[in-house]
Notes:
A computed fold for a 72-nucleotide RNA from Parcubacteria group bacterium CG_4_9_14_0_2_um_filter_35_11, annotated as transfer RNA. Taxonomically the source falls in Bacteria candidate phyla (Bacteria). Its Rfam family is "tRNA". The family's RNA type in Rfam is transfer RNA.
RNA sequence: GGGUGUGUAGUUCAGUGGUAGAACGCAGUCCUGAUAAGACUGAAGUCGGGGGUUCGAUCCCUCCCACACCCA
Numbered sequence: 001g002g003g004u005g006u007g008u009a010g011u012u013c014a015g016u017g018g019u020a021g022a023a024c025g026c027a028g029u030c031c032u033g034a035u036a037a038g039a040c041u042g043a044a045g046u047c048g049g050g051g052g053u054u055c056g057a058u059c060c061c062u063c064c065c066a067c068a069c070c071c072a
Base pairs, nucleotide, nucleotide: 001071002070003069004068005067006066007065010024011023012022013021018055026042027041028040029039030038048064049063050062051061052060
């Protein structure tokens, strides 16, 4: 330098045009003599950034950024 892929909650990951979710973690309540376990509730997201297509974009197109891999 060329190519491919990934980027979504604190972490690991789903979701592939129509309200953004799960597990673990975190906070609270219940339970217990007390803890652990368990049950319930809650907080936490500009979906990496800009632009475009669309009535509508996490999703499609384009450029850029970061990371991983392949080729040279």

The prediction has a mean pLDDT of 82.